[in-house]
C1' cells in the first nucleotide's frame, strides 16, 4: 500500500417545476439556507535523509454531503 471485520461526526427528512407511480413514496433539475472527515486546493504549524524536500484534523467550498441507507477522514484487530 491493498482486502475483510468492528467504532466513526457535522449540516434543511427546505421551496418550486418536471418525471414515474393508483397512492404513499422515489428520481431529476433549479433557488435559497447549512456542512466539512471521499477527493481537490491554499497557507504553514510540524517533520526529515536539511537550505532542499514531506506537509496537517487548520483554511476554501471546487467536487462530496445535510430523515434513513450508502459513503466517510480516523482508530483498533486480522490476514496478503
Nucleotide at each position: 500500500c491493498g482486502c475483510g471485520c468492528g467504532g466513526g461526526a457535522g449540516a434543511g427528512c427546505g421551496u418550486g417545476a418536471c418525471g414515474g407511480g393508483c397512492a404513499a413514496c422515489c428520481g431529476u433539475c433549479a433557488c435559497c439556507g447549512c456542512c466539512g472527515a471521499a477527493g481537490g486546493a491554499g497557507c504553514a504549524a510540524c517533520c526529515g535523509c536539511c537550505c532542499c524536500g514531506g506537509a496537517a484534523u487548520c483554511u476554501c467550498u471546487c467536487a462530496g454531503g445535510c430523515c434513513c441507507c450508502a459513503g466517510g477522514a480516523c482508530c483498533g484487530c486480522g490476514c496478503g
Notes: Model confidence (mean pLDDT): 81 of 100. This is a predicted structure of an 80-nucleotide RNA (Glycine riboswitch aptamer) from uncultured Allosphingosinicella sp. The model forms 90% of the base pairs in the Rfam consensus.